[in-house]
RNA sequence: CGGGUCGGUCGGGUGGUCGCUGCGCCCCUAUGGCGCAGAGGAAAGUCCGCACUCCCCAGGGCAGGGCGCCGGGUAACACCCGGGAGGGGGCAACCCCUCGGACAGGGCCACAGAAACAGACCGCCAGCGGCCUCGGCUUGCGCCGAGGUGCGGGCAAGGGUGAAAAGGUGGGGUAAGAGCCCACCGGCGCCGGGGGUAACUCCGGCGGCCAGGCAACCCCCGCCCGGAGCAAGGCCAAACAGGCGCGUAGGCGGGCGCCAGCUCGCCGGGGUGUGGCCCGCACCCCUCAAGCGCCGGGUAGGCCGCUCGAGCCCGGGGGCGACCCCGGGCCCAGAUAGAUGACCACCGCCCACCGUCGGCCCUGGCCGCGUGCCCCGCGCGGUCGGCAGCCCGGCGGCGGGUACAGAAUGCGGCUUACAGACCGGCCCGCACC
Numbered sequence: 001c002g003g004g005u006c007g008g009u010c011g012g013g014u015g016g017u018c019g020c021u022g023c024g025c026c027c028c029u030a031u032g033g034c035g036c037a038g039a040g041g042a043a044a045g046u047c048c049g050c051a052c053u054c055c056c057c058a059g060g061g062c063a064g065g066g067c068g069c070c071g072g073g074u075a076a077c078a079c080c081c082g083g084g085a086g087g088g089g090g091c092a093a094c095c096c097c098u099c100g101g102a103c104a105g106g107g108c109c110a111c112a113g114a115a116a117c118a119g120a121c122c123g124c125c126a127g128c129g130g131c132c133u134c135g136g137c138u139u140g141c142g143c144c145g146a147g148g149u150g151c152g153g154g155c156a157a158g159g160g161u162g163a164a165a166a167g168g169u170g171g172g173g174u175a176a177g178a179g180c181c182c183a184c185c186g187g188c189g190c191c192g193g194g195g196g197u198a199a200c201u202c203c204g205g206c207g208g209c210c211a212g213g214c215a216a217c218c219c220c221c222g223c224c225c226g227g228a229g230c231a232a233g234g235c236c237a238a239a240c241a242g243g244c245g246c247g248u249a250g251g252c253g254g255g256c257g258c259c260a261g262c263u264c265g266c267c268g269g270g271g272u273g274u275g276g277c278c279c280g281c282a283c284c285c286c287u288c289a290a291g292c293g294c295c296g297g298g299u300a301g302g303c304c305g306c307u308c309g310a311g312c313c314c315g316g317g318g319g320c321g322a323c324c325c326c327g328g329g330c331c332c333a334g335a336u337a338g339a340u341g342a343c344c345a346c347c348g349c350c351c352a353c354c355g356u357c358g359g360c361c362c363u364g365g366c367c368g369c370g371u372g373c374c375c376c377g378c379g380c381g382g383u384c385g386g387c388a389g390c391c392c393g394g395c396g397g398c399g400g401g402u403a404c405a406g407a408a409u410g411c412g413g414c415u416u417a418c419a420g421a422c423c424g425g426c427c428c429g430c431a432c433c
Stems, first nucleotide, its partner, number of pairs: 001429010012347007020038007040404001044415002047413005052229004064225005069083005084099006100220002105218002107214003121159002123155003130149008167185006186210002188207008233304004242295005248289001250267007268286007311330008348402004353397007360389001362386010
């Protein structure tokens, strides 16, 4: 210098104009004015874990759910850190996947295959009876031997199927075989010793123990888990409806009468309709309602919860690290249909192209030095070019881009999205000292 890998940080700036939300001050109040503050690394998905609130709750169990190598961190976790075992990718740094139990039991293992867990298709083996063929013996009935076929039996080495088939190699053994036996190797288990907190690992010995896989199928073991969620929950409280209480205008005359009252007329009062309003007219009511007051639940609406918190910054210390401890400083959005914005100007940053300058590299001439007996050659330096490469940088011009996204009780994680910029550790390659 180039490439890679891991981790971290940032993710526009300044000014102006017009706006928005909260708080403080001015203001009698409202409006308004001034000042201050005003999104994120993911505020997102809402997938885990907590805080907080209400409901439930003696204790234990069942059901259901989650987690599962070991140690540590944490309020907690399905998170993080460090480590272990197995598998995979990369030359490497490093990265990815898996993690209790398959002799507690059940279930499943496509296709193929005899069989997917204890099995026999081909095959190997001896035996037995029947039949057939051949040979031998016998005068003959028949007997014996070999082969074939068949039946039941032994075996699991070999073939074949499959992703997977009962450890591997060699020897012994056998009718044929086989961990059936033996040696070595591999695995598993047990014992002893060394290391480690542990998972685990190294060494030695012993045991033929060698019967697969799936637990993200049920299941077994161990540990953990009550439910709902800020629309949690609490306070205040219109209108309409409901309950209770207070509360008002009746009078005169006639008729009937069982002397309680009933009924009719007139006058008066009230309400509704008509209507712009009054009169008028129509209808209804005159102890009922309207009206007023109080009450309970509680809707609209308002307030609290609500933002000072497992908080942020700086310094020191402990730890490999996640993280923890100590000291000092700071206050940092709380909206409610949801503010934190829009536009303009200038400047950043990035990309592509063009121009120009410089460097690097390539190459040509000349000069000097070194090597060398000399020339050639080679190497180094200087100088003058060529501008070939289009690698790097500066300046200028033109064009384009400047992301993902946006709080809604708070916090810790995970996951996903993201124009681009910067910093550091490590690895690989090339060149030079």